[in-house]
């Protein structure tokens, strides 16, 4: 230094989106049927974030038919959004702490 494992440690951004189903409560009403709230649902549909993870790229060696093209490599908080997320929890790069004795260096 790096790698694991931990903290009553800090940590952003973006819709508590809409519609539709099913439970439940409650209020009229009383064949049935209505409307509010509340929560669920990898049903669906749109919008939108980027700090888990993944993904490209810039650049470095190399080869050639040498202003060309292939190969190997590979950054990132850029940049796509597969993944995830968009009240709060839960993740959360990244700092920071405290350990392991794990790998290297001096």
């Nucleotide at each position: 230094u790096c790698g694991c494992c931990g903290g009553c440690u800090g940590g952003a951004g973006a819709g508590a989106a809409g519609u539709g189903c099913c439970a439940a409560g409650c209020g009229a009403g009383u064949u049935g049927g209505c409307g509010c709230u509340u929560g669920g649902c990898a049903a669906c549909u749109c919008a939108c974030c980027g700090a888990a993870g993944g993904g490209g790229c810039a650049g470095g060696c190399u080869c050639u038919u040498a202003u060309u093209g292939g190969g190997c490599u590979g950054a990132a908080a850029c940049u796509c959004u597969c993944a995830g997320g968009u009240a709060a929890a839960a993740a959360g790069a990244c700092a920071u702490u405290g350990g392991c004795a794990g790998a290297g260096g001096c």